Overview: Model confidence (mean pLDDT): 81 of 100. Small-subunit ribosomal RNA, 3' major domain from uncultured Verrucomicrobium sp., 483 nucleotides, folded computationally. The RNAcentral record of the full RNA draws on ENA. Its Rfam family is "Bacterial small subunit ribosomal RNA". Gene Ontology terms of the family: ribosome and structural constituent of ribosome. Taxonomically the source falls in Verrucomicrobium (Bacteria, Verrucomicrobiia, Verrucomicrobiales, Verrucomicrobiaceae).
[in-house]
Context: one part of a larger RNA
RNA sequence: UGACGGGGGCUCACACAAGCGGUGGAGCAUGUGGCUUAAUUCGAAGCAACGCGAAGAACCUUACCUAGGCUUGACAUUCACGGAUAAACUCUAUGAAAGUAGAGGUACACCCGCAAGGGCGGAACGUGAACAGGUGCUGCAUGGCUGUCGUCAGCUCGUGCUGUGAAGUGUCGGGUUAAGUCCCUCAACGAGCGCAACCCCUGUCGCUACUUGCUAACGCGUAAUGGCGAGGACUGUAGCGAGACUGCCGGUGUCAAACCGGAGGAAGGUGGGGAUGACGUCAAGUCCUCAUGGCCUUUAUGUCUAGGGCUGCACACGUGCUACAAUGGUAUGUACAGAACGAUGCAAGACCGCAAGGUGGAGCAAAUCGCUAAAGCAUACCCCAGUUCAGAUUGCGGGCUGAAAUUCGCCCGCAUGAAGUUGGAAUCGCUAGUAAUCGCGGAUCAGCUACGCCGCGGUGAAUAUGUUCCUGAGCCUUGUACA
Repeated sequence: UGACGGGGGCUCACACAAGCGGUGGAGCAUGUGGCUUAAUUCGAAGCAACGCGAAGAACCUUACCUAGGCUUGACAUUCACGGAUAAACUCUAUGAAAGUAGAGGUACACCCGCAAGGGCGGAACGUGAACAGGUGCUGCAUGGCUGUCGUCAGCUCGUGCUGUGAAGUGUCGGGUUAAGUCCCUCAACGAGCGCAACCCCUGUCGCUACUUGCUAACGCGUAAUGGCGAGGACUGUAGCGAGACUGCCGGUGUCAAACCGGAGGAAGGUGGGGAUGACGUCAAGUCCUCAUGGCCUUUAUGUCUAGGGCUGCACACGUGCUACAAUGGUAUGUACAGAACGAUGCAAGACCGCAAGGUGGAGCAAAUCGCUAAAGCAUACCCCAGUUCAGAUUGCGGGCUGAAAUUCGCCCGCAUGAAGUUGGAAUCGCUAGUAAUCGCGGAUCAGCUACGCCGCGGUGAAUAUGUUCCUGAGCCUUGUACA
């Protein structure tokens, strides 16, 4: 100087407490361990691995296994030789395909030539040599990227001063703040990286613009609709501005910083949310994104193909979904979003089908067309039961995608109707448009294992007396046989 303490002081955080909803029990989905296997490819391992890499494993992907092939190679560059042939293309045999064997076949530029054809050249192709290739090893050789402490308030430097020196001071102290934020004091005076602000979204108003959006007034028209003329008022769209600064008032406070209350205001003390992650820690993660040192491999650890596997199942754990019902289930009727996406695409009206879906194709490169809610509301039934709860499992029949759904896809209908009656010890999330609950969209994508992930809106709470305790963190101080 640090680190540590079942030392002390001060402070903070959904850390506890106060509340609401879960997990742990059931079924299923998904990841992991284990077991099994020819293979069940590899990585990730407390928090910070386990719906993680994977924003989509039937083939492909694919790295694994089995079998069959190739060896200058599936891919790149160079050189030498060959010369129009064994290139492309067509056909035949064999084969699961890849491939192997055979037959036909002969392009382009330039020169010569009437033509036939000949010469020459670079691509292609073949032979050979350099070399290619490796998701092989080492993340404890590395770059880059990322997680984490933590959006915690810290981490340092120059000069000066103090100390023999390591080092200290500044950065401490008194207040204050979300903040090393600011004020005052002070052997310190300044500065940098962080904090904050600058950036984006959202909340109010104004100006500009007015179509594909809107419709108050006027007019036309319809069974009806901004449908039409028209309008720019309103909403909205999207560009530019305004607005919030403790600016004003009162009080407290050291004549300070600041705090408390109030006014005005759409908004008040960082308005709400996002992006933004200091010096560093964990030899944290990644050599399987990529790049790369070293090592290893080279008729194989490379590469091609078919099939299988990654989906195996006594079991254990994590993360979710659906439930156990009456604040509910079922049936009928009826209302209201936002944000996305759409050409190998989104697909309306119409028709067929109980449905999944099919036929057909108006319109739309889309503020124009399409995709578009559910909970809600109204009425009726059910009457507390393993039920008109719950839906696993299984049988049969269909639909869709795709060469191909057996291993191993999704969806629909009929039948079947399992466990489950609120879950032990323990444990998680959340402080407001939040939790809870309800649906919608997108990426990936032929299809889908999505109940995942990332977004969007609808409905919309309860509680916080407080900091004794648990956990983590910051500052000061103290002890130490630790570094």